[in-house]
RNA sequence: ACCCCCUUAGCUCAGCCUGGUAGAGCAGCUGAUUCUUAAUCAGCGGGCCGAAGGUUCAAAUCCUUCAGGGGGUACCA
Numbered sequence: 001a002c003c004c005c006c007u008u009a010g011c012u013c014a015g016c017c018u019g020g021u022a023g024a025g026c027a028g029c030u031g032a033u034u035c036u037u038a039a040u041c042a043g044c045g046g047g048c049c050g051a052a053g054g055u056u057c058a059a060a061u062c063c064u065u066c067a068g069g070g071g072g073u074a075c076c077a
Stems, first nucleotide, its partner, number of pairs: 001073007010026004020057001028044005050066005
């Protein structure tokens, strides 16, 4: 320098291909159960989807640029 992948909840990830109300598990909170803890069960809260712009009636999803992380190839005596 070029190519590829990743960026979504506190954490690990799905959803993107095929645009149409953002999800799961774990963690957290509340309640039940229990002598207590743990476990189990029920419920609740939590993200305008890395940033900006574009297309569209409508964008996490399509297009462009940028940022961060990871991998590969090349160059460099």
Predicted 3D model of a 77-nucleotide RNA (transfer RNA) from a Planctomycetota bacterium. Taxonomically the source falls in Planctomycetota (Bacteria, Pseudomonadati). It matches the Rfam family "tRNA". The prediction has a mean pLDDT of 82.